[in-house]
RNA sequence: AGAGUUUGAUCCUGGCUCAGGACGAACGCUGGCGGCGUGCCUAACACAUGCAAGUCGAGCGGAGUUGAUCGACGGAAGCCUUCGGGCGGAAGAUGAUUAACUUAGCGGCGGAUGGGUGAGUAACGCGUGGGCAACCUGCCUCGAAGACCGGGAUAACAGUUCGAAAGGGCUGCUAAUACCGGAUGUGGUCAAGUGUCAGCAUGGGCAUUUGAUUAAAGGGGAAACCCGUUUCGAGAUGGGCCCGCGUCCUAUCAGCUAGUUGGUGAGGUAAAGGCUCACCAAGGCAAUGACGGGUAGCCGGCCUGAGAGGGUGACCGGCCACACUGGAACUGAGACACGGUCCAGACUCCUACGGGGGGCAGCAGUGGGGAAUCUUCCACAAUGGGCGAAAGCCUGAUGGAGCGACGCCGCGUGAGCGAAGAAGGCCUUCGGGUUGUAAAGCUCUGUCUGGAGGGACGAAGAAAGUGACGGUACCUCCGGAGGAAGCCACGGCUAACUACGUGCCAGCAGCCGCGGUAAUACGUAGGUGGCGAGCGUUGUCCGGAAUCACUGGGCGUAAAGGGCGCGCAGGCGGCGUGUCAAGUCGGACGUGAAAACCCCUGGCUCAACUGGGGGAUGUCGUUCGAAACUGGCAUGCUUGAGUGCAGGAGAGGGAAGCGGAAUUCCCGGUGUAGCGGUGAAAUGCGUAGAUAUCGGGAGGAACACCAGUGGCGAAGGCGGCUUCCUGGACUGUAACUGACGCUGAGGCGCGAAAGCUGGGGGAGCGAACAGGAUUAGAUACCCUGGUAGUCCCAGCCGUAAACGAUGAACACUAGGUGUGGGAGGUAUCGACCCCUCCCGUGCCGCAGCAAACGCAUUAAGUGUUCCGCCUGGGGAGUACGGCCGCAAGGCUAAAACUCAAAGGAAUUGACGGGGGCCCGCACAAGCGGUGGAGCAUGUGGUUUAAUUCGAUGCAACGCGAAGAACCUUACCAGGGUUUGACAUCCCCUGACAGGCAUGGAAACAUGUUUUCGUCCUUCGGGGCGCAGGGAGACAGGUGGUGCAUGGCUGUCGUCAGCUCGUGUCGUGAGAUGUUGGGUUAAGUCCCGCAACGAGCGCAACCCCUGUCCUAAGUUGCCAGCGAGUAAAGUCGGGUACUUUUAGGAGACCGCCGGCGACAAGUCGGAGGAAGGUGGGGAUGACGUCAAGUCAUCAUGCCCUUUAUGCCCUGGGCGACACACGUGCUACAAUGGCCGGUACAGAGGGCAGCUAUGCCGCGAGGCAAUGCUAAUCUCGAAAACCGGUCUCAGUUCGGAUCGAAGUCUGCAACUCGACUUCGUGAAGCUGGAUUCGCUAGUAAUCGCGCAUCAGCAACGGCGCGGUGAAUACGUUCCCGGGCCUUGUACACACCGCCCGUCAAGCCAUGGAAGCUGGGGGUACCUGAAGUCUGUAACCGCAAGGAGCGGCCUAGGGUAAAACCAGUGACUGGGGCUAAGUCGUAACAAGGUA
Repeated sequence: AGAGUUUGAUCCUGGCUCAGGACGAACGCUGGCGGCGUGCCUAACACAUGCAAGUCGAGCGGAGUUGAUCGACGGAAGCCUUCGGGCGGAAGAUGAUUAACUUAGCGGCGGAUGGGUGAGUAACGCGUGGGCAACCUGCCUCGAAGACCGGGAUAACAGUUCGAAAGGGCUGCUAAUACCGGAUGUGGUCAAGUGUCAGCAUGGGCAUUUGAUUAAAGGGGAAACCCGUUUCGAGAUGGGCCCGCGUCCUAUCAGCUAGUUGGUGAGGUAAAGGCUCACCAAGGCAAUGACGGGUAGCCGGCCUGAGAGGGUGACCGGCCACACUGGAACUGAGACACGGUCCAGACUCCUACGGGGGGCAGCAGUGGGGAAUCUUCCACAAUGGGCGAAAGCCUGAUGGAGCGACGCCGCGUGAGCGAAGAAGGCCUUCGGGUUGUAAAGCUCUGUCUGGAGGGACGAAGAAAGUGACGGUACCUCCGGAGGAAGCCACGGCUAACUACGUGCCAGCAGCCGCGGUAAUACGUAGGUGGCGAGCGUUGUCCGGAAUCACUGGGCGUAAAGGGCGCGCAGGCGGCGUGUCAAGUCGGACGUGAAAACCCCUGGCUCAACUGGGGGAUGUCGUUCGAAACUGGCAUGCUUGAGUGCAGGAGAGGGAAGCGGAAUUCCCGGUGUAGCGGUGAAAUGCGUAGAUAUCGGGAGGAACACCAGUGGCGAAGGCGGCUUCCUGGACUGUAACUGACGCUGAGGCGCGAAAGCUGGGGGAGCGAACAGGAUUAGAUACCCUGGUAGUCCCAGCCGUAAACGAUGAACACUAGGUGUGGGAGGUAUCGACCCCUCCCGUGCCGCAGCAAACGCAUUAAGUGUUCCGCCUGGGGAGUACGGCCGCAAGGCUAAAACUCAAAGGAAUUGACGGGGGCCCGCACAAGCGGUGGAGCAUGUGGUUUAAUUCGAUGCAACGCGAAGAACCUUACCAGGGUUUGACAUCCCCUGACAGGCAUGGAAACAUGUUUUCGUCCUUCGGGGCGCAGGGAGACAGGUGGUGCAUGGCUGUCGUCAGCUCGUGUCGUGAGAUGUUGGGUUAAGUCCCGCAACGAGCGCAACCCCUGUCCUAAGUUGCCAGCGAGUAAAGUCGGGUACUUUUAGGAGACCGCCGGCGACAAGUCGGAGGAAGGUGGGGAUGACGUCAAGUCAUCAUGCCCUUUAUGCCCUGGGCGACACACGUGCUACAAUGGCCGGUACAGAGGGCAGCUAUGCCGCGAGGCAAUGCUAAUCUCGAAAACCGGUCUCAGUUCGGAUCGAAGUCUGCAACUCGACUUCGUGAAGCUGGAUUCGCUAGUAAUCGCGCAUCAGCAACGGCGCGGUGAAUACGUUCCCGGGCCUUGUACACACCGCCCGUCAAGCCAUGGAAGCUGGGGGUACCUGAAGUCUGUAACCGCAAGGAGCGGCCUAGGGUAAAACCAGUGACUGGGGCUAAGUCGUAACAAGGUA
């Protein structure tokens, strides 16, 4: 940084798509380790369980525990005893004192932080910068001054009582740093003064006088002292309020607003304020977007981008809001309070049914929802927080661990050597290639993982103690390549290719598009490419996209200039001077939190991550300065603009009047049978007198000629003449004003035609309608009529291809040439002409612009200003909504869905019921045919066991087939056969073949008989050939595909074309050359020309033929000489002629004349055998038709393998109601028949042609001769001569049938040809139509040959004989060539393509209604609670209870609007290989 995709190709416009980056992701496949991050985006859904906010006994009274001491009890064990008892004093219990500890309650501080979430919010909510002289601030710091005297209660506790519980009630006792009264008053506050400072100003600051009012608490300690407490001042921190600027979409939301806007006063608050209330005024906001609707927490930042921008707001940080939903206040320094209270609601739990409890959007966790998001973990060791004097306690904040490849970063899965390039796989042209140094193997290493040992930092004030993480990081040792690779792609974009399978199926696909039998695009495999513990897919965002364009786009034809004007707001604005400093520019200061980003540098082994320093953060605020430009103010100027004066031009507008021509109608005259209309007709009019013609009259509409890319107007538009009223422009002049200007959203006006309303008018024309034609139809085109309408007045409508498809204004930028209006100059007697200037209107053209076409001083050039409009095609200028309209409808104006294009200009072709030029037996002019008949032959169809297959417009159809009785033969039936009828290889055997016999339709089977190849030899054998048997590789296939192919062929077309190199032109496809003027059969040649040359074609060279010459002379020939015959080159002889075979000559527009550019050439003539390529042939350019052929042959792939191969017999290819093509023979007298007489050419011949003779009516047979051929042989007919027939189904015609034969052949039944005799059909010249031929041609006549035993040959290919007619000409039909034009065609007119209907699917509008939602209005009701009022009750009082009132959450009722969903039915729309009807458009598209 671009790429793919519209076309046959091109350039442009334009959309769609891709390559990049990113993510709180999800899904699929896969998964070794570590570090650092990160993890409910959905249901602000509901929550079990545990924990997340407590602490202080150094505030207080109790209660309790454990000790100690003391007092009064108590009396055990034990000892003594005189047995009466005594001594002894333990346990226990009780009271007091005391020490340590625990803590329910009162009290204090903290539960307003921390933590969570993003529902609401479009807002001073947030960001940024300011303000508060309008404010508060617990704990903390500093400072000043204090704490005196009293009092009464109340929890706890005890008793009693209610309740299931939660919780209360009553009675009695008690303490305080709890509460209350009094004192003091440094101070504070208030009131009234005074002074001073500051300020825009108001409860401003300071000082001062008087008066009023207002505080406190103690605790610990032996003490020192410490902590706490009261008032005030100050600070710090945190907050509250106000303001400027910025902050999404929608105008299909345009008007909103009653506490609304302001004032006065009051209340309220910490504090300004309609914050609240009373009264007064009527304001306030809005196109610079109010109000309404939708959506949304905002920012630092994050992602992307070159940037400007665009998107986003997870984690971390700042602010805000919320805490089940709604409302409310209390306490407090701070809340209207996540783990507080009260009320209402929904939900849920407990209950003894009376009543109670609850709020995970704290951390874990559960259910649910979802594509989807973790452990009911450890610890307070660190950091931080609360309480406490402290020890300490609490802390799901936090520090850590766990889970998840969710992301980023790092590491590993080994390294080196190793070619017999192993095996296997895959491919293969079978040679090999590839996987691939890859593996194996050898030599090493030890990261990660595993085991063992050691073992932290993090922990600090002078010291000690203290570690959740964690026996973790890290270090050392041990062991062994061992435990560790996948995913996607491979047609192009886009790096990477083959095989098999599949056969428009299955499937792929981001776009273009792949798949219908050879798929690099589907599936699999091998290979390859990419990335790698990941890889792909999906979703979203930015990019590419300059595809909303500020940077950085456009509007003649691609989407896009408003139909035109006037003009408010707005935007922009001429030349000077002065001033201000708002914009602008510069400096300084403040701010722009931290984190992030960039740079430098440090710490984890590196990196990710992280510490430190710096930069940057464009904005904003304050201040100082500059004054060019913009702007404000002031003052001038005249060139922009306007006015005056003097002129002329004009279909400019409005009104009134007048005029002639024409059409129609009416009246009258003349006049008679038609008129009219069309491609042709008909409807229509006319004998009741039309049309035609003459005269008179009526009425309406429009104004011929002049008339002109002439004029006027803003546009629409304006056309006879005259008058009146009226607008604008232009020229000249330079007197006046002095920037008064340009544009112009809304707005207002004008606005063709058609249409609408009311009233007139109505000649012609003429939607609708009627009739006649046309047509398959014809609701059309054509014709005859004809109503609205067209005309006028008044009022609507407001649209057009309202177009120059080109908004307005101004300035600048070569010219040339017309034309309209005006002025000036030179010259002239004057006019014209000529020169110059201004305004308008055309054409051509340079620079420049443009995709091209084109535009080009009348810009689409170069610039400035303003307005309008565009952003892929369809849906759609449609729906809904709104505005306008009487209606028709107009203006504004979407979405769903759908397509990969839709378009513009130009290019090459092709095509046209476009044009021009030209050619061809193309037409015409002629001659003869076809189509009718019979037959032959081919085809279709039908039939059949089979009628084998192919060829199908021209260009299939007497074609493949130049020859189907068997064979051929591919088809059918039946009988056989399986390594095969044929080829190669291996093994065994030895001849095989042949003859004969039997069976059989044959193939074949069985038997028998004979025979033993050739070469070498070491004599064992071996090689080769042939045959039989065997096994398998294989053979075979006229089986499929001519749309997989080669080769060959047809056709356009023997038409004159088709191309290339270099150059030039064009952005390019392409053009030029090859077009043009002539000419030709020809792109043949000449000339011209940005072309110059060249190639394949044309022509020529080749063959045959026509004339002559030369050479040669047998088998040919015979002039002269001789011989000879009935005749005959028969013979000698000759090579002259003919002829044959070779080689030459000749013809070239060469010569003459005309025409023509003096050229090419053409016309005529001469000469010549031949004259303008002499005639004929061979020869077929680039290409077209997926033309034909797989059945000539070859061949890929597929199929078949005891059969789709092979052999055999018989049948079929020959069928026959029909249809078509090609031919033959005829229909007769230019003829038939009979007799006679001539004349060819080219070919063939030994399994052959056959003389000659004989036989047969004949086909032919018998005998025999010549000839391997200029020697022999096959051999003419028409013609000509003579005769006959005499117009008839015949002496025409010969089909058909009968009989008898001949020949070929193994064999003529199906199914041969020929002969003879007999029979004697149709047919008397052929409808529409159609074919051939331009001279030795048509026509006509016979002859030969190939194939072949024979022949269905009348076919095909050749040969000669006789031998015409006609061509004015190119209008028309067909085909073709060149140029040009149009095109929406390019598988190219057999093209493309439109609409209805029918079918399916999809989204959508309307709709009687139905359902839901949010919000507002009115009314009713109204909890808690603040505030407020208050007589009865309580209290000495303060006050309280109760009650009333205002406000109000919620609830209810009502009407209407809005937004969604749904709805029988209905409207159109879109999409969908092969439906119906027509043919509208594209060519003059057949009616532009």

The prediction has a mean pLDDT of 85. Small-subunit ribosomal RNA from an uncultured bacterium, 1488 nucleotides, folded computationally. Its Rfam family is "Bacterial small subunit ribosomal RNA". Gene Ontology terms of the family: structural constituent of ribosome and ribosome.